The RNA shown here (Bacterial RNase P class A) has 334 nucleotides and comes from a Gaiellaceae bacterium.
The RNAcentral record of the sequence draws on ENA.
The source organism's lineage runs through Bacteria, Actinomycetota, Thermoleophilia, Gaiellales and Gaiellaceae.
The gene name in the source record is rnpB.
[in-house]
RNA sequence: GGUGCAGGCCGGGUGACCGCGGGCCGCCGCGAGGCGGCUCGAGGAAAGUCCGGACACCACAGGGCAGGACGCUCCCGCCGAGGGAGGCGGCGAAAGCCGACGGAAAGUGGCACAGAAAGGAAACCGCCGGGCGCAGGUCUCCGGAGCUGCGACCCGGUAAGGGUGAAACGGUGGGGUAAGAGCCCACCAGCGCCGUGGCGACACGGUGGCUCGCCAAACCCCGUCCGGUGCAAGACAAACAGGCUCCGUUGAGGUGGCCCGCCGAGGAGCCGGGUACGUCGCUCAGAUAGAUGGUCACCCUCGACAGAAUCCGGCUUACAGGCCUGCUACGGAA
Numbered sequence: 001g002g003u004g005c006a007g008g009c010c011g012g013g014u015g016a017c018c019g020c021g022g023g024c025c026g027c028c029g030c031g032a033g034g035c036g037g038c039u040c041g042a043g044g045a046a047a048g049u050c051c052g053g054a055c056a057c058c059a060c061a062g063g064g065c066a067g068g069a070c071g072c073u074c075c076c077g078c079c080g081a082g083g084g085a086g087g088c089g090g091c092g093a094a095a096g097c098c099g100a101c102g103g104a105a106a107g108u109g110g111c112a113c114a115g116a117a118a119g120g121a122a123a124c125c126g127c128c129g130g131g132c133g134c135a136g137g138u139c140u141c142c143g144g145a146g147c148u149g150c151g152a153c154c155c156g157g158u159a160a161g162g163g164u165g166a167a168a169c170g171g172u173g174g175g176g177u178a179a180g181a182g183c184c185c186a187c188c189a190g191c192g193c194c195g196u197g198g199c200g201a202c203a204c205g206g207u208g209g210c211u212c213g214c215c216a217a218a219c220c221c222c223g224u225c226c227g228g229u230g231c232a233a234g235a236c237a238a239a240c241a242g243g244c245u246c247c248g249u250u251g252a253g254g255u256g257g258c259c260c261g262c263c264g265a266g267g268a269g270c271c272g273g274g275u276a277c278g279u280c281g282c283u284c285a286g287a288u289a290g291a292u293g294g295u296c297a298c299c300c301u302c303g304a305c306a307g308a309a310u311c312c313g314g315c316u317u318a319c320a321g322g323c324c325u326g327c328u329a330c331g332g333a334a
Base pairs, nucleotide, nucleotide: 001330004327005326006325007324008323009322010321012299013298014297015296016295017294018293020041021040022039023038024037025036026035027034028033043305047316048315050314051313052312053311054310055230056229057228058227062260063259064258065257067226068225069224070223071222072086073085074084075083076082087101088099089098090097091096102221103220107219108218109215110214111213124162125161126158127157128156129155130154131153132151133150134149135148136147138145139144170188171187172186173185174184175183189211191208192207193206194205195204196203197202234280235279236278242271243270244269245268246267247266253263254262
């Protein structure tokens, strides 16, 4: 100097005029309201409504089933699918980034097609041995013995070689064998045991038998956790008019479903009537068809994504341009 990576910040400004919403003050008005002055007035995501909480109401939030969430280790935290540090695996040259990361011998299920065979399986082609048949020829004590070759037949051994496949009951090499095989050996992977280090996940070393597929982001098993509904929650005030039928203390109804427990008198339908609002909740912006706009001039990084609606912590998504810090690799100089 530049690439890549991690983190953070800004994200139009100034002035004038006109126009918006809130607050305060003054004046006018019976009042509703009007005029004037001063002042305040959207975000890093205000977005998605995904997760959790504050708060509110129901209210035994008591127990259980179903259901849901999480799932390597340790720590922080009221909680969170939050944060920090690590372990293992993958990607990357590295800095870094990603990971739904417990259990496949508790059970069930799937692995199409191809292939002999896809989990307690197996022999298609082959290889080896024997029988039988055919041919050749050797020996003979003439009864027979034994050798070689072929065979589409029969029996036994084999899973090394070939084929199929994403994957075939460890891999490579050697020995051994009738031919083969962890049958044996060396190295490697896996698994068990032991030792050392670590709180731990794990790591390293030693040793042993020789080996016990994959998928649980399939159902499931194991462990931990979880009342529900939500500001259109709710509180206060105001208005009104009740009548009929059915069910109901042998239990109406009780804030997701079901059961037990508990509380306990209302519930459903039809006809008719009243209200359609107000105040609070609601905030240093606090609206309630919902406020920031328009014009001119200058500056400049030439302007992106984009507007609060009870509040807060996170996650995810969108973002023109500019600035700062650190790290990795490359190049150059001293």